This is a predicted structure of a 72-nucleotide RNA (transfer RNA) from a Patescibacteria group bacterium. Rfam family: tRNA. Rfam describes the family as follows. Transfer RNA (tRNA) molecules are approximately 80 nucleotides in length. Rfam classes the family as a transfer RNA.
RNA sequence: GGACACUUAGCUCAGUGGCAGAGCACCUCGUUCACAUCGAGGGGGCCGUAGGUUCAAAUCCUACAGUGUCCA
Numbered sequence: 001g002g003a004c005a006c007u008u009a010g011c012u013c014a015g016u017g018g019c020a021g022a023g024c025a026c027c028u029c030g031u032u033c034a035c036a037u038c039g040a041g042g043g044g045g046c047c048g049u050a051g052g053u054u055c056a057a058a059u060c061c062u063a064c065a066g067u068g069u070c071c072a
Stems, first nucleotide, its partner, number of pairs: 001071007010024004018055001026042005048064005
């Protein structure tokens, strides 16, 4: 320098055009002498950035940035 993949909650990941979700973690309550387990509830996201398409974009298109793999 070139090709491809990925970027969504603190972490790991779903969601492939129509209300942003799960597990773990965190907080509160219950249970316990206490801790853990278990049960109930809760907080946390302008979906990497900027544009475009569309009635409507996390989702489709373009550019840029970052990470990874491969080629040179």